This is a predicted structure of a 74-nucleotide RNA (transfer RNA) from Patescibacteria group bacterium UBA2105. Taxonomically the source falls in Bacteria candidate phyla (Bacteria). It matches the Rfam family "tRNA". The family's RNA type in Rfam is transfer RNA. Its family is annotated with triplet codon-amino acid adaptor activity in the Gene Ontology.
[in-house]
RNA sequence: CGGACUGUGGCGCAGCCGGGUAGCGCACCGCGCUCGGGUCGCGGGGGUCGCAGGUUCAAAUCCUGCCAGUCCGA
Numbered sequence: 001c002g003g004a005c006u007g008u009g010g011c012g013c014a015g016c017c018g019g020g021u022a023g024c025g026c027a028c029c030g031c032g033c034u035c036g037g038g039u040c041g042c043g044g045g046g047g048u049c050g051c052a053g054g055u056u057c058a059a060a061u062c063c064u065g066c067c068a069g070u071c072c073g074a
Base pairs, nucleotide, nucleotide: 001073002072003071004070005069006068007067010026011025012024013023020057028044029043030042031041032040050066051065052064053063054062
């Protein structure tokens, strides 16, 4: 320098192809259960999707540029 993949609550991930209300598990908070803790059950909070533009009635999703990480090539 070129190419591929990845980037989504605290952590691990799905959703992207084919645009239409941002979800799952764990964790966290409250209640129940227990002498108490754990387990289990019920309920709840937290991200507007790496950043910036563009297209569109509407973008995590499509297009462009950039940043970071991993890998491959030179």